Model confidence (mean pLDDT): 89 of 100. The part of an RNA shown here (large-subunit ribosomal RNA, domain IV) has 327 nucleotides and comes from a termite gut metagenome. It matches the Rfam family "Bacterial large subunit ribosomal RNA". Rfam links the family to the GO terms structural constituent of ribosome and ribosome.

Context: one part of a larger RNA
RNA sequence: GCGUCGUCAAGGAACUCGGCAAAAUGGCCCCGUAACUUAGGGAGAAGGGGCGCCCGCGAAGGCGGGCCGCAGAGAAGGGGUCCAAGCAACUGUUUAGCAAAAACACAGGUCUAUGCGAAGCCGCAAGGCGAGGUAUAUGGGCUGACGCCUGCCCGGUGCCGGAAGGUUAAGGGGGGGGCUUAGCGCUUGCGCGAGGGCCCGAACCGAAGCCCCGGUAAACGGCGGCCGUAACUAUAACGGUCCUAAGGUAGCGAAAUUCCUUGUCGGGUAAGUUCCGACCCGCACGAAGGGCGUAAUGAUUUGGACGCUGUCUCGACGACGCACCCG
Numbered sequence: 001g002c003g004u005c006g007u008c009a010a011g012g013a014a015c016u017c018g019g020c021a022a023a024a025u026g027g028c029c030c031c032g033u034a035a036c037u038u039a040g041g042g043a044g045a046a047g048g049g050g051c052g053c054c055c056g057c058g059a060a061g062g063c064g065g066g067c068c069g070c071a072g073a074g075a076a077g078g079g080g081u082c083c084a085a086g087c088a089a090c091u092g093u094u095u096a097g098c099a100a101a102a103a104c105a106c107a108g109g110u111c112u113a114u115g116c117g118a119a120g121c122c123g124c125a126a127g128g129c130g131a132g133g134u135a136u137a138u139g140g141g142c143u144g145a146c147g148c149c150u151g152c153c154c155g156g157u158g159c160c161g162g163a164a165g166g167u168u169a170a171g172g173g174g175g176g177g178g179c180u181u182a183g184c185g186c187u188u189g190c191g192c193g194a195g196g197g198c199c200c201g202a203a204c205c206g207a208a209g210c211c212c213c214g215g216u217a218a219a220c221g222g223c224g225g226c227c228g229u230a231a232c233u234a235u236a237a238c239g240g241u242c243c244u245a246a247g248g249u250a251g252c253g254a255a256a257u258u259c260c261u262u263g264u265c266g267g268g269u270a271a272g273u274u275c276c277g278a279c280c281c282g283c284a285c286g287a288a289g290g291g292c293g294u295a296a297u298g299a300u301u302u303g304g305a306c307g308c309u310g311u312c313u314c315g316a317c318g319a320c321g322c323a324c325c326c327g
Base pairs, nucleotide, nucleotide: 001322002321003320004319005318006317007316008315010313011312014311019308027051028050029049030048031047036041038145052067053066054065055064056063057062068072080306081305082304083303084302085301086300087298088297092104093103108143109142110141111140112139113138114137120129121128122127146293147292148291149290151223152222153221156220157219158216159215160214161213162212165211166210167209171205172204176200177199178198179197180196181195183192184191185190186189224242225241226240227239228238251285252282263279264278265277266276267275
């Protein structure tokens, strides 16, 4: 010097990104326990008191008296507590080997598919799962307890329905055309060319799909701009205009979202880029990619307080190992 452990004057978080680590709390009995709440909870809330041994009495719980120590849950083991906020309802699940979480799951909600040889899935098939189930069932998507709610847009895309019209394949159809040549005609090399065979092939008849007509947003998604206006100013309930499928309702809002920004005001501190409460100019919240609340829960995240401490002021001493020195 390093590791592990023990103790410490005065102070007590001044340490630090942050009380990380340590200290503290700790058992049983009794008293006593707030807001809030889904009336279960919150609760071991918080905060207090008691605890050994001996004698007597009592069935016992226990009651009365006495004794000792610094200390009676005499050692080990064995909750620190409170206030406020974010997120997630909750118990659960997860990156075996850097992440345990506000991620996943979850009951509940909703949409959608599926009438049973179900849809869907595995398999070339046979066959199997679904299910020895049958719409209060099963598959898929989204959301995620509960409470209050979930606005407007169907123009685009998707899906569903429609089938009058347009378009449209194979196939059917075969107008017409071409090749071949028995024969015929002529200036022997050309022309015409029946029948048959072969090839090409127009009109017309041909589904779904697409176009088209409707519906549908807890389907994919979207939810404006400029100018003016009130008898101080400021602001604009109001008006004008352009565009759109429709121009963001409720609720929330500098937020796990706010760039400007340490916004402004209030609270807390002697002092607060964090925190809490407000305001609203929302760069760029917003309603099941759910919105806003919410008791309880959490090895969750953030801020504050009490207790307590070697975290620190600021270090010291001790124990046991190691390093190191001598042999």